[in-house]
Formats: sequence, C1' cells, structure tokens
RNA sequence: GACAGAGUAGGUAAAGAGCGUCAAGUGUUAAGGGAUGGGAAGUUGCCCUUAAACGAAGGAUUCUUCAUCUGCGAUUCUUUACCGCAUCCGCUGUC
Repeated sequence: GACAGAGUAGGUAAAGAGCGUCAAGUGUUAAGGGAUGGGAAGUUGCCCUUAAACGAAGGAUUCUUCAUCUGCGAUUCUUUACCGCAUCCGCUGUC
C1' cells in the first nucleotide's frame, strides 16, 4: 500500500424467572436532558425526567380468602441465536 474481517447503542425470536390484573407497566403527543464500535465527527435509533390525552380479561379450584392452577398485558429482567452506525483514522488477518 491492496484485499478481507471484527466490534456500539439497540432490534427480533425462543427459553427461564418475575411484576401487574385492587392497573402499575406498555403504547401516543409535547418539552427538557443523557448515553451511544478504540478516536474524530455525526445520523438513525435508544434511555431518563416532566406534562397531557387515551386505556385493559378474566376464569376455575379452594373457602380459613391464605393460596394454587390457567389465562390475559404492545408488561419487566436474564440467557442464547440472529440482525446491527454512512465517512476518515485505528484494530485483526492475508499478501
């Protein structure tokens, strides 16, 4: 120097463990803030806070209403698999 490759935030699916079902969570809108391949710079996306509107699926067993089972929720977390930042530099491999 040439060629090839890996890695972020996060997304999807499965499994496991929880939470709610006495409605939190999820989703929507607005404002503010934050983190985001090793570096630069930046986008998509993500997270947090506040405010607003919207809004749900219970049933069975048991009966001492403690609980158990089975559902339900744009529900949470963990693990695994797959996907995953244009550009420049860096990193790994080959020549």
Molecule: THF (Tetrahydrofolate) riboswitch aptamer